[in-house]
The RNA shown here (transfer RNA) has 74 nucleotides and comes from a Candidatus Pacearchaeota archaeon.
Rfam family: tRNA. It is annotated as a transfer RNA.
The prediction has a mean pLDDT of 81.
RNAcentral holds the sequence, with entries from ENA.
């Protein structure tokens, strides 16, 4: 330098042939339970869905460009 894949909560990851409030597990906070701790149960907070542009009535989703990461080739 070329090609491919990925980027969504603090971490690991789903998701939608474009549609009304974006989710799970772990973690975090509160309550409950216990003599107490852990485990369990209940509730809650936390997201400009990497950035920009385009298409569309409508984009986390489609298209293009950029950035970062990983892999392959040279």
């Nucleotide at each position: 330098g070329g090609c491919u894949g990925c980027a969504u909560a603090g971490c690991u990851c789903a998701g939608u042939u474009g549609g009304u409030u974006a989710g799970a597990g772990c973690g975090c906070g509160g309550c409950u339970c216990u003599c107490a701790u852990a485990a369990g149960g209940c509730c809650g907070a936390g997201g400009u869905c990497c950035c920009g542009a385009g298409u569309u009535c409508a984009a986390u989703u489609c298209u293009c460009g950029g950035u970062g990461c990983a892999g392959c080739c040279a």